[in-house]
């Protein structure tokens, strides 16, 4: 690469190097930045795997922690694209609500 399953509207700095872009991809739109972006480092968050205590034959489920793996610390995944179903009133518009397609992560396949 590619498959499962979980989650994605909580939460995290007025710090230090750094020096022009960033917010996945297209397209469009809305921000973010020389009052310092991307990366790094330090802090810090969470509770995914982990560690303990319950209950369970077992599968797992609740509590509970943060030494260790990872992850994330502007804006809902920053919103919209596809599909129904509602609604508004209007002709391929807007809107809500669900699915769904992309994408992110963790933990397993292979």
């Nucleotide at each position: 690469a590619u498959c499962u399953u979980a989650u994605c509207c909580a939460g995290a700095g007025c710090g230090g190097c750094a020096g022009a872009g960033g917010g996945a991809c297209u397209u469009g739109g809305c921000c973010c930045g020389a009052u310092g972006a991307a990366g790094c480092c330090c802090g810090g968050c969470a509770a995914c795997c982990g560690g303990c205590a319950a209950g369970g034959c077992a599968a797992c489920u609740u509590g509970u922690u943060a030494a260790g793996g990872u992850g994330c610390u502007a804006c809902u995944u920053c919103c919209a694209a596809c599909a129904a179903a509602c609604g508004g009133a209007a002709c391929u518009c807007c809107g809500u609500u669900u699915g769904g397609c992309a994408g992110a992560u963790a933990a397993g396949a292979g």
Molecule: SAM riboswitch aptamer (S box leader)
Organism: uncultured Planococcus sp.